[in-house]
RNA sequence: AGAGUUUGAUCCCGGCUCAGAAUCAACGCUGGCGGCGCGCCUAACACAUGCAAGUCGAACGAGAAAGCCCGCAAGGGUAAGUAAAGUGGCGUACGGGUGAGUAACACGUGGAUCAUCUACCUUCUAGUGGGGAAUACCUUUGGGAAACCGAAGACAAUACCGCAUAAGCUCGAGAGAGGAAAGCAGCAAUGCGCUGGAAGAGGAGUCCGCGGUCGAUUAGUUAGUUGGCGGGGUAAAGGCCCACCAAGACUGUGAUCGAUAGCCGGCCUGAGAGGGCACACGGCCACACUGGCACUGAAACACGGGCCAGACUCCUACGGGAGGCAGCAGUGGGGAAUAUUGCACAAUGGGGGAAACCCUGAUGCAGCGACGCCGCGUGAGCGAUGAAGCCCUUCGGGGUGUAAAGCUCUUUCGGCAGGGACGAUUAUGACGGUACCUGCAGAAGCAGCUGCGGCUAACUACGUGCCAGCAGCCGCGGUAAUACGUAGGCAGCAAGCGUUGUUCGGAAUUACUGGGCGUAAAGGGUGCGUAGGCGGCUUUUUAAGUUUGUUGUGAAAUCUCCCGGCUCAACUGGGAGGGUGCGGCGAAUACUGAGAAGCUAGAGUGUGGGAGAGGAAAGUGGAAUUCCUGGUGUAGCGGUGAAAUGCGUAGAUAUCAGGAGGAACACCGGUGGUGUAAACGGCUUUCUGGACCAUAACUGACGCUGAGGCACGAAAGCGUGGGUAGCAAACAGGAUUAGAUACCCUGGUAGUCCACGCCCUAAACGAUGCAUAUUUGGUGUGGGCCAUUCAUUUGGUCCGUGCCGGAGCUAACGCGUUAAAUAUGCCGCCUGGGGAGUGCAGUCGCAAGGCUGAAACUCAAAGGAAUUGACGGGGGCCCGCACAAGCGGUGGAGCAUGUGGUUUAAUUCGAUGCAACGCGAAGAACCUUACCGCCCCUUGACAUCCCUGGAAUCCUUUAGAGAUAGAGGAGUGCCUUCGGGAGCCAGGAGACAGGUGCUGCAUGGCUGUCGUCAGCUCGUGUCGUGAGAUGUUGGGUUAAGUCCCGUAACGAGCGCAACCCUUGUCCUUAGUUGCCAGCACGUAAUGGUGGGAACUCUAAGGAGACUGCCGGUGACAAACCGGAGGAAGGUGGGGACGACGUCAAGUCAUCAUGGCCCUCACGGGGCGGGCUACACACGUGCUACAAUGGCCGGUACAAACGGUUGCAAACUCGCGAGGGGGAGCCAAUCCGAGAAAACCGGUCGUAGUCCGGAUUGCAGUCUGCAACUCGACUGCAUGAAGUCGGAAUCGCUAGUAAUCGCAGAUCAGCAUGCUGCGGUGAAUACGUUCCCGGGCCUUGUACACACCGCCCGUCACACCAUGGGAGUCUGUUGCACCAGAAGUAGCUAGCUUAACCGAAAGGAGGGCGGUUACUACGGUGUGGCCGAUGACUGGGGUGAAGUCGAAACAAGGUA
Repeated sequence: AGAGUUUGAUCCCGGCUCAGAAUCAACGCUGGCGGCGCGCCUAACACAUGCAAGUCGAACGAGAAAGCCCGCAAGGGUAAGUAAAGUGGCGUACGGGUGAGUAACACGUGGAUCAUCUACCUUCUAGUGGGGAAUACCUUUGGGAAACCGAAGACAAUACCGCAUAAGCUCGAGAGAGGAAAGCAGCAAUGCGCUGGAAGAGGAGUCCGCGGUCGAUUAGUUAGUUGGCGGGGUAAAGGCCCACCAAGACUGUGAUCGAUAGCCGGCCUGAGAGGGCACACGGCCACACUGGCACUGAAACACGGGCCAGACUCCUACGGGAGGCAGCAGUGGGGAAUAUUGCACAAUGGGGGAAACCCUGAUGCAGCGACGCCGCGUGAGCGAUGAAGCCCUUCGGGGUGUAAAGCUCUUUCGGCAGGGACGAUUAUGACGGUACCUGCAGAAGCAGCUGCGGCUAACUACGUGCCAGCAGCCGCGGUAAUACGUAGGCAGCAAGCGUUGUUCGGAAUUACUGGGCGUAAAGGGUGCGUAGGCGGCUUUUUAAGUUUGUUGUGAAAUCUCCCGGCUCAACUGGGAGGGUGCGGCGAAUACUGAGAAGCUAGAGUGUGGGAGAGGAAAGUGGAAUUCCUGGUGUAGCGGUGAAAUGCGUAGAUAUCAGGAGGAACACCGGUGGUGUAAACGGCUUUCUGGACCAUAACUGACGCUGAGGCACGAAAGCGUGGGUAGCAAACAGGAUUAGAUACCCUGGUAGUCCACGCCCUAAACGAUGCAUAUUUGGUGUGGGCCAUUCAUUUGGUCCGUGCCGGAGCUAACGCGUUAAAUAUGCCGCCUGGGGAGUGCAGUCGCAAGGCUGAAACUCAAAGGAAUUGACGGGGGCCCGCACAAGCGGUGGAGCAUGUGGUUUAAUUCGAUGCAACGCGAAGAACCUUACCGCCCCUUGACAUCCCUGGAAUCCUUUAGAGAUAGAGGAGUGCCUUCGGGAGCCAGGAGACAGGUGCUGCAUGGCUGUCGUCAGCUCGUGUCGUGAGAUGUUGGGUUAAGUCCCGUAACGAGCGCAACCCUUGUCCUUAGUUGCCAGCACGUAAUGGUGGGAACUCUAAGGAGACUGCCGGUGACAAACCGGAGGAAGGUGGGGACGACGUCAAGUCAUCAUGGCCCUCACGGGGCGGGCUACACACGUGCUACAAUGGCCGGUACAAACGGUUGCAAACUCGCGAGGGGGAGCCAAUCCGAGAAAACCGGUCGUAGUCCGGAUUGCAGUCUGCAACUCGACUGCAUGAAGUCGGAAUCGCUAGUAAUCGCAGAUCAGCAUGCUGCGGUGAAUACGUUCCCGGGCCUUGUACACACCGCCCGUCACACCAUGGGAGUCUGUUGCACCAGAAGUAGCUAGCUUAACCGAAAGGAGGGCGGUUACUACGGUGUGGCCGAUGACUGGGGUGAAGUCGAAACAAGGUA
């Protein structure tokens, strides 16, 4: 310090997630030791038991017993003036616990107290004289179960009460008045006390400034309320309380109400600013079962005191009593979860005491818990045959791994044993025989957890097969999973490691430091204006802000630095710093503020002008539509893609004239004008607002913005009353359609118009708040002014309104003096998407609805701009047998062939839109053959290695369907260094063979297709943040990214073209097997022969064609058009040749190959069957339907190819297929081999025929081991469908289509298929609107698996959270009233009464009782709010393939 995640990729916005640190933690697995800390976060739930506050006999009176001793006993002594109890004093208000309440002067910080108190302690000062009356304990006695209560009697004090005295005390202006004490111990000295006063220290009370939570869906609150006067009360100011008077007080700087919460030092995090927390330690506060109350006291309204009420628990004799662990332990309960009913007062501290001492669950220690932090250990060195095991493997090896073993060594920790502290000053040690030290034995007793796809360090194998499972996010898993599970290995941390929860960080993701608002979330619809915020120039005063000096405070602990103590560290001691804050006293005066005085540049006023659909009202005009009346006129009009509804013979439409009525104002008219916005458009008049220009007379900062508030605010809508020509929701009809509650058409009502009143919203948009200032330019346009010109010309200036662009800004697009630049002021608004602008609540409205405006739940995205593609029922340009123009077919028939389907024991497998279907298969009777049935073999039919034997091999025979098994026989090879070797065969054992078994979605190779389409890229440069762009676009041109020109590009590569083959012309060379012009011979005839080398031909080499020449067009280019010459002319024709890539295209069955699977079988052999089946459907073909033909007879002309396991001639037999025969030929020689259509002649005469030939019968031929399933061919006989083919659809642009035959591969045989060859030989193309496919440019996009895309809503089903809901039930709170315990205060003479007074009657004072006021619990009534629940109901979210449609994204098919 960042990273992952939206996309095909990019940049941005934006959320989600991760890595870090921390924890009062918990859970899972594991667990050696020690030190120091920490340990009920939940039920302030309930508590058994024990302990946690007593002490003093030196304040007081009284005063045991057991035991022991003495004694016979009675009794005495001792225990002992002890224990226990009481009066009295001090303490119990500290210490300890908890955080319920509390949003408050509770806390923090700084002040005030002239408005106060203070026991014990310290210092100072003055005293301590003399009397009195009671009383507990006790004794007697009464009541009660108990707790306890009462009566009588006696007695003491440092208990109580007077008297005296007194001030430096109190009151009072003063005069004056009031006003205390206690003794005890000691032989004594004396000590400890007591009383009044003053001071100190420490403590406490009260008041004030400032500071720190959320909610406005809480906006008004308040009657002792705010203040005054006078009282009361308190230690003390004060409505703290009371009477009276006044009507105030608080609040948008957030009162009141609701929710939450003890506050702080600090702790965690963070660079900091901040954010979160408040457990332990320390300070303060509050509380002590719940509520109320006072008493005592220096201090309490009192945790282990009291009274009352309530709930709960316990005891009870039922009458009545007792209790309060939020002290320490402990129990139950709750909970994911938190310890021992321990030891000691030895230390520190506290209470009492003169002291000894007693008490102390404060405290010191120990126990339990890896809960945390820190430290240590589980060994160290050497050790390679790199052992074994395990894992992986390409089988070679590699890993674990110097790791182990082994050798040498050490002993920390732990164990055993011995010694043994500090803490303690004189004594006293719980901890504790602890820390520590020493010795002994022995590597001995001691390692786990998590992870290994990316983020994020670390990879393989097996298992599993969208299953089981993982997951923090992205995401893994559907047969080769580094992501699941296991193993090996590796990585990280380590007595721990992971997970979960929580906090901060990362997150600049609430932005003070430090963000934004044109399009991503976000500018209020517009103005006026209140509070508030901000504010021009000069002088002066002040010193509030500000700056600075000094000072007080900011407790300790914590933090930082330094130095110490525990062996180190954690921990801890000392010192210093820091503590950003607050207060006091000074100083400064630039800026801000405040006061004063001025100024004119901001702002406003005046004066003078012109512009304008600015507003309101009244009047008025013409064109057009419609309607009415009348005329002319006749059959249609109207409407649409086409129609129909509708109107019209009762006379429409059309046309002419007249009239009525309403609404809107053509042209001018313009990114022109005006207005704050909404908005404003004929003309005239009246009333009226604002801006602008000029001028520089006046005022003198009067300004800017603007929360609330007020006003205006399109359209639609609402109310009342008018009006209604046209248009037109709803509605009706007609069409369209699968449907059509739409789009289109015909009608048509609200409404649109007017008046008045509401509504208050819009994509109210420049999606851009207002104001001011600054910052290069160009060019239009509206208004004014100034100057200038012959000019209606030109220049300047101010205000508006547009376009283009510089710097700058921006994620980009873009903005750009009218800013989205720069700077300032103020307001509004935003913080992931959905849920939702919804619910609830409040408020406004007649309603419709508006404004304000959530949550649960759910997702990992949603989004902006730009890029490359793809796509569009977007656009432009161009091409192709793409259409069109033609010719011939297919689809109908029969047959052939392939496929689907069906059938079957099997009908082996593959190919499936184009790009599968006469395809793999250039040829299934056996074989092939992979399939089925049956019969057999198991190291195998085949390869390598080992052992043994034998030559190999051949023949005969038996059984069997055959494989096979048996029997017999022939045969003894080659090389040799004489050891043996090579080859072959047989037998045996095991390693292994074998598989047309699976996966073409694990692959190589090969192939198809887009497509012979013209494209696809790269280097460098340049542009862009980037994806990318440029180049490759543009203007021409081409078959072509072909070429030329232009050009931030310049070049290059793969494609195109050319080079190759063939064909078309000529030349040269060569001349057999080919040829024969001329010469000669010969024949019935024939290059048959001599000869020739001219021609044809053959096959090798050349020439030729390049837009080269001419004319025109074009840009002086490329090129195009025409022409000449030429065998051939613009690529001459044809072929081979297929860019980057696409389709997970095809093929594991050509071959190769990873992985998986089978191994007496999924391998191998044999025989037979099947691949040839047949209700049917499709593809590709053949033959036809006939006369351009069939049949019969005659006659002519090819090319290419094949041939020795072969082609086969002549001759001969057969009607024929064919048989016999065998010349010739390894082929320019011989053979296949008759080419056929054509041509000539004849016949048939439009018919199911002299067309057509299927089917079937019989008889044959050939091949072959074998034609039954299942071959081809021949002859005779038979003679089916079919008379040109529906929707639809295919091929072809010239030697092409069509038509005719010939040959070849495969092959024993089998061809309508395939591949070639030649013969005959057309028609048509105007053209590019349309269909299909393609190329380039451009545009839109919500698509990128890319339109076979994406995607919306209802309905149905399941689940989840939530709103409404008749109500029901808790809780909390307001108001009114009833009631009134205990207590306090007031009143009271009913009862009663020791101290004092007294003239002895009584009085003063007190107590009890009564009563009044206040008041807790409680009760009644009525409201508010939160929550729970509720039949039913509403929408929402999520879910793999459900239903219906097709709303959006392209012009999304109606933008």

Record summary
RNAcentral holds the sequence, with entries from SILVA. Predicted 3D model of a 1455-nucleotide RNA (small-subunit ribosomal RNA) from a metagenome. The coordinates come from a structure-prediction model, not an experiment, and the mean pLDDT is 86. It matches the Rfam family "Bacterial small subunit ribosomal RNA". Rfam links the family to the GO terms structural constituent of ribosome and ribosome.